[in-house]
Formats: sequence, structure tokens, C1' cells
RNA sequence: AGGGUCGCAUGAGAGAACUGCACGGUCUGUUAAUUCAGCGCUUGCUGCGGUCGCCGAAGGCGCAACACGCUCGGAAACGCUCAGGCACAAGGAAUUGCGACGCA
Repeated sequence: AGGGUCGCAUGAGAGAACUGCACGGUCUGUUAAUUCAGCGCUUGCUGCGGUCGCCGAAGGCGCAACACGCUCGGAAACGCUCAGGCACAAGGAAUUGCGACGCA
């Protein structure tokens, strides 16, 4: 030189989509009463669902060359979009920058 782990920095894309119920809040009416009612409102960093649209850079899955004991192994910034995500925040690959500690 190279490789690994950790820390810090940087760090993209895509609906703050629509909708049902519940809870909470609030409003109106009502009640002795936060009592009850409402097919009133609610973006309330609430919960559980549904419907479409979209994104790829957590994770996951797929494979060309090649290998093989012959259906089986096999990479990615590629493909899929299961998961995840689509204001901010958070998260976030990284072969990017800096630092620390091992390996050799």
C1' cells in the first nucleotide's frame, strides 16, 4: 500500500394522499352533574384497519460470468419492492471525508 471494527461529519428518492372505526380534545344542545346526545369539528407528532399513487440507500429476495458433487454455489451503486419509506424530525446505503484501535 491493503483490509476490518468503531466514532464523528456528509448523506438521495418518493402523497403532511384519500378513507372507516375507536379513543381523546373541542363545539353545540341538554342535564342536578365532564349527565346525555350529535350523520358537528378535529393535522390529535393517538390507536387499529381499508383504498389507490409513488420511492430505493436499513434489512430481505433474485442473477451474469464462473464454479460444481450438475435443479442446489455465485456480486453490485443492477433488478424486485416482502419489509421499510414518501413535510420537519427520525432513519438511512456508501467503494465519501476525518479520527481511533486491531489485522496483515
Molecule: Glycine riboswitch aptamer
Organism: Gammaproteobacteria bacterium